[in-house]
């Protein structure tokens, strides 16, 4: 230094839920709040997966579709605290 993840220290983030705003929706933002997280830091113009369907399409009481969304879905890239095996 890299892989790796026991302990310790310095920290860090913030699930569900509530309120307000926003969005067609899925969701997002802010405040409160902590389920948890060794990257639960960042990147979706890196690949897949999942959610929604305004608009569009069709064989139309429905179905399909991402320019939308999820980084706390997985993989990948990139930066980073500590140091046992």
């Nucleotide at each position: 230094u890299a892989a790796c993840g026991a302990a310790u220290a310095u920290a860090g983030c913030a699930a569900a839920c509530u309120u307000a705003u926003u969005g067609a929706a899925a969701g997002a933002u802010a405040a409160g709040g902590a389920c948890g997280c060794a990257a639960a830091g960042c990147c979706u113009a890196u690949g897949g997966a999942u959610c929604u369907a305004a608009g569009g399409u069709c064989a139309a009481u429905g179905a399909c579709u991402a320019g939308g969304a999820u980084a706390g879905c997985c993989a990948g890239g990139u930066u980073g605290c500590c140091g046992a095996a």
Molecule: c-di-GMP-I riboswitch aptamer
Organism: Gracilibacillus boraciitolerans JCM 21714